The part of an RNA shown here (large-subunit ribosomal RNA, domain II) has 727 nucleotides and comes from a marine sediment metagenome.
RNAcentral holds the full RNA, with entries from MGnify.
Its mean pLDDT, the model's own confidence on a scale to 100, is 83.

[in-house]
Context: one part of a larger RNA
RNA sequence: GGCGGGGAGUUUAUGGCUAUGGCGAGGCUAAGGGUUAAAGCCCGGAGCCAAAGCGAAAGCGACUGUUCCGCAUCAUUCGCUUCGGUGAAUGAAAGGGACGAGGUGUGAAAGUGCCUGUAGUCAUGGUUGUAAGACCCGAAACCGGUCGAUCUAGCCCGUGGCAGGGUGAAGCCUUUCGAAAGAAAGGUGGAAGCCCGAACCGUUGUUGAUAUGCAAAUCACUCGGAUGACCUUGGGCUAGGGGUGAAAGGCCAAUCAAGACCGGUGUUAGCUGGUUCCUCUUGAAAUGUCUCGUAGGACAGCCCAGCUGGAGGUAGAUGGCAGUAUAGAGCACUGAUUAGGUGUUUGGGCUCCGAAAGGAGUCAGCAUCUCGUCAAACUCCGAAGCUGCCACCGCUGUAGAAGGCUGGAGUGGGGGCGCGGGGGUAAGCUCCGUGUCCGAAGGGGGAAUAACCCUGACCUGGGUUAAGGUCCGUAAAUGCUAGCUAAGUAUUAAAUAAAAAAGGUGUUCUCGGCCUCAGACAUCGGGUAGGUAGGCUUAGAAGCAGCCACCCUUUAAAGAGUUCGUAACAGAUCACCCGCCGAGGCAGAGUGCCCUGAAAAUCGACAGGGUUAAGUUGGCUACCGAUACCCAGGAGGUCCGCAAGGACAGCUGGUAGAGAGGCGUCCUGUUUGGGUCGAAGAGAGGCGGUAACGUCUCUUGGACCAUGCAGGAUUGAGAAUCCCGCU
Numbered sequence: 001g002g003c004g005g006g007g008a009g010u011u012u013a014u015g016g017c018u019a020u021g022g023c024g025a026g027g028c029u030a031a032g033g034g035u036u037a038a039a040g041c042c043c044g045g046a047g048c049c050a051a052a053g054c055g056a057a058a059g060c061g062a063c064u065g066u067u068c069c070g071c072a073u074c075a076u077u078c079g080c081u082u083c084g085g086u087g088a089a090u091g092a093a094a095g096g097g098a099c100g101a102g103g104u105g106u107g108a109a110a111g112u113g114c115c116u117g118u119a120g121u122c123a124u125g126g127u128u129g130u131a132a133g134a135c136c137c138g139a140a141a142c143c144g145g146u147c148g149a150u151c152u153a154g155c156c157c158g159u160g161g162c163a164g165g166g167u168g169a170a171g172c173c174u175u176u177c178g179a180a181a182g183a184a185a186g187g188u189g190g191a192a193g194c195c196c197g198a199a200c201c202g203u204u205g206u207u208g209a210u211a212u213g214c215a216a217a218u219c220a221c222u223c224g225g226a227u228g229a230c231c232u233u234g235g236g237c238u239a240g241g242g243g244u245g246a247a248a249g250g251c252c253a254a255u256c257a258a259g260a261c262c263g264g265u266g267u268u269a270g271c272u273g274g275u276u277c278c279u280c281u282u283g284a285a286a287u288g289u290c291u292c293g294u295a296g297g298a299c300a301g302c303c304c305a306g307c308u309g310g311a312g313g314u315a316g317a318u319g320g321c322a323g324u325a326u327a328g329a330g331c332a333c334u335g336a337u338u339a340g341g342u343g344u345u346u347g348g349g350c351u352c353c354g355a356a357a358g359g360a361g362u363c364a365g366c367a368u369c370u371c372g373u374c375a376a377a378c379u380c381c382g383a384a385g386c387u388g389c390c391a392c393c394g395c396u397g398u399a400g401a402a403g404g405c406u407g408g409a410g411u412g413g414g415g416g417c418g419c420g421g422g423g424g425u426a427a428g429c430u431c432c433g434u435g436u437c438c439g440a441a442g443g444g445g446g447a448a449u450a451a452c453c454c455u456g457a458c459c460u461g462g463g464u465u466a467a468g469g470u471c472c473g474u475a476a477a478u479g480c481u482a483g484c485u486a487a488g489u490a491u492u493a494a495a496u497a498a499a500a501a502a503g504g505u506g507u508u509c510u511c512g513g514c515c516u517c518a519g520a521c522a523u524c525g526g527g528u529a530g531g532u533a534g535g536c537u538u539a540g541a542a543g544c545a546g547c548c549a550c551c552c553u554u555u556a557a558a559g560a561g562u563u564c565g566u567a568a569c570a571g572a573u574c575a576c577c578c579g580c581c582g583a584g585g586c587a588g589a590g591u592g593c594c595c596u597g598a599a600a601a602u603c604g605a606c607a608g609g610g611u612u613a614a615g616u617u618g619g620c621u622a623c624c625g626a627u628a629c630c631c632a633g634g635a636g637g638u639c640c641g642c643a644a645g646g647a648c649a650g651c652u653g654g655u656a657g658a659g660a661g662g663c664g665u666c667c668u669g670u671u672u673g674g675g676u677c678g679a680a681g682a683g684a685g686g687c688g689g690u691a692a693c694g695u696c697u698c699u700u701g702g703a704c705c706a707u708g709c710a711g712g713a714u715u716g717a718g719a720a721u722c723c724c725g726c727u
Base pairs, nucleotide, nucleotide: 001727002726003725004724005723006722011132012131013130014129015128016127017126018125019124020123021122022121023120026049027048028047032043033042034041035040053060054059063100065099067098068097069096073092074091075090076089077088078087079086080085101116102115103114104113105112106111135274136273138271142264143263144262145261146260147259153238154237155236156235157234160231161230162228164196165195166194167192171188172187173186174185175184176183177182200225201224202223205221206220208219209218240256242252243251244250277662278661279660280659281658282657287300288299289298290297291296301411302410303408304407305406306405307404308403312396313395314394316393318391319390320389321388322387323386324385328381329379330378334375335374336373339370340369341368342367343366344365345364348363349362350361351360352359353358414438415437416436417435418434419433420432421431422430423429442455443454444453445452458634459633460632461631462630463629464628468624469623470622471609472608477621479620480619481618482617483616484615490611491610502596503595504594506593507592509590510589511588513586514585515584524579525578526577527576529553530552531551534548535547536546559574563572564571635652636651637648638647639646640645663716665713666712667711668710669709670708672706673705674704681700682699683698684697685696686695687694688693
């Protein structure tokens, strides 16, 4: 891992609600007792609940009012009738409602709180609250009492051990030197937490081996100490908030930031995991307030069920009336703000003129005018919208709406997208509003892809479409028509998954303007003069360094000169003119597609192949394509009905959750049956049921089993790092 078995909302007490039953202004007994073979039956009224409330208390103490409305229902009359019924009107009318009235507390009163025109109680079932272990498993801890120093730490008493080698302190002897103190040399001697190195003790490195090991710390090589603060056998002492510690929070029996064992104990756990059969109906929330509160709760909101109620309701469209001042816009207010004009200031700063008085200019301030701007906390204005009321339409409702009451929940970590905002450089960021979807939603499309597009899946069969597609993989057009693109641009609705400023004599289309058969544009041929070298400046300045001016003449035309060039001239060239040629040309603005701009890390993407359309922009017609829509059959739902049966078609996706009805297992009572002519169980197959499941046949097996009706449960397994066993 697999298989088999076990494995989690229970029980008691006491409340709420509800269903059924008994009795009913009453209902019930409890403990206990009697009796019986037993189930049971008979006593037992103590006590409890209800029948009156209000008030802290003293205390006081309540409706059928000749009232009104009116549902169900009943009755009468009339109408229609397929004689089943059905429609209208009138009357009565339990329950219900309205207006009053009353009790009591308070108050001077007015008023106001609670209550009043009788329904309870007992039993049983369901569901839920509370108290208990309270659905099951799970802590680390805390407290108490015991047991431990055979491991280990320290200490005490006693015992044992340390091959061999080296170095050579003090002391002593001799000699030499010295006046002495003493010194030196040679011997002798054998000190030391001395040196090397076995036993012994230790454990540095290999981050070696091993790592279901030889071993819950070992093996190999290497390494430290090895006469000492050394090692060691035996005996003894210190005990859990305590010991011991040359101190590492180390060690105290493979256990230590508080040992182990037993008990409190089923500790507690707002936390994690798990929680077992079927079908049907309905179906959320991730928000607000408070909270030592933000992993949880309480109340409200949203969901479900039941009861009540008895005729309206209002999510939509249009119109009317009213309210609201956002987008936009504007500068009339508030504030910001560009450039300038005018006025003003016995004042201020700076500059100038003047002997001074004074004057001029400018800056700044204020006021005003013109031009140009801006605002969430500006508004002279101002939509679309939104909100309230009314009308009408629509939708919905007697198959029971609106409203009301009661019981049961879950949720209170949300998220994406569109639009409108706050924060932030930004974010698959964060915080709000609003709509929608995912959450709890399957199917088709988007290559794949919770929330983007289409569409809300009861089951079966057939057809038609949606989004999106129709070259191949791959269902359907190698469809038609008119353009564009030459870049493989592209073949991407968007997002996940980027592109700009600036450029292009690439090309399409549009617009206005200018030139042009009196000959344009381009190429080519020719001309391009005189006053004059204009004046000034300058060393020079002659069209061409620079400054000023930019005329006149001859002309077909020719600048006091467009660009080269010279030291300055010269020279070349252009504008301008003529000729040749013979039909369009020139510059600009806009527009579609395309190009450059364009760099990222393993090789690589239009999803791929490929494609010049199978790219792209318009137009058109077919086809494909969903659980959508249509048709047929079936199942359930809701309603009527005693039933049979009928009606509705506009119901049937679904997590948490609520409600309803069933299947099966074991046991008990009863009933009806089966079984050695073969029960249960097992294996295989057939049939029935929406399902849980039921049933039949054959084989095996070899002794019990089942239906119906009731009752009772240790009642359903795939998950819990679940428990036990087998393999």